Overview
The prediction has a mean pLDDT of 77. This is a predicted structure of a 61-nucleotide RNA (Fluoride riboswitch aptamer (crcB RNA motif)) from Ancylobacter dichloromethanicus. The sequence was found by an Rfam model in a public genome assembly. Lineage of the source: Bacteria > Pseudomonadati > Alphaproteobacteria > Hyphomicrobiales > Ancylobacter.

RNA sequence: AUUGUCUCAGGGGAUGGAGUCCCCCUUUAACCGCCAUUUGGCUGAUGACUCCUGCCACGUU
Repeated sequence: AUUGUCUCAGGGGAUGGAGUCCCCCUUUAACCGCCAUUUGGCUGAUGACUCCUGCCACGUU
């Protein structure tokens, strides 16, 4: 200096925060939505669940 393995730790899962669980990755990574190609259209603050914040629609006071 290079390669492989193990341990610890860290990171990621289409727009914010917290908790739990699941999955993925080891820095050349995981991840970075879909249709159209008319510059337009559609869903959603979650990977899943719960809560908070923000946004949208309807109704009541």